[in-house]
RNA sequence: CCCGAUAAAACCAAACCUGUCGCAAGACAGGGACGGAAAGCAACGGAUCUUCGAACCAGAAGAUGGCCGAGCUGCCGAAG
Numbered sequence: 001c002c003c004g005a006u007a008a009a010a011c012c013a014a015a016c017c018u019g020u021c022g023c024a025a026g027a028c029a030g031g032g033a034c035g036g037a038a039a040g041c042a043a044c045g046g047a048u049c050u051u052c053g054a055a056c057c058a059g060a061a062g063a064u065g066g067c068c069g070a071g072c073u074g075c076c077g078a079a080g
Stems, first nucleotide, its partner, number of pairs: 002080001003077002011036002016031006034066001040072002044069003047064006
C1' cells in the first nucleotide's frame, strides 16, 4: 500500500413521526435506527426525480453524494 475481522474505540443515520422552508423533487431541526469502512467532501460523467416548456421532443433551471463511475481527504489494524 492492497485488504477489511462475529476485533476495539469513536462516527453517521434509511423508513416513519413532528415542526419550519420550498410550486415541486427535496432541505434543515428534533425524535427514531434500516443500514454504512468513507453513509466524509465534492454535481465532473452517467442515472433517476422535480419545475418550466402546447408536448412523453429539444432546451432551461433545480434535486438526489444513502444510485454508479472518476476525483480529493480521512479513523482503526487481525489474517492474507

The prediction has a mean pLDDT of 87. Predicted 3D model of an 80-nucleotide RNA (c-di-GMP-I-GGC riboswitch aptamer) from Syntrophotalea carbinolica.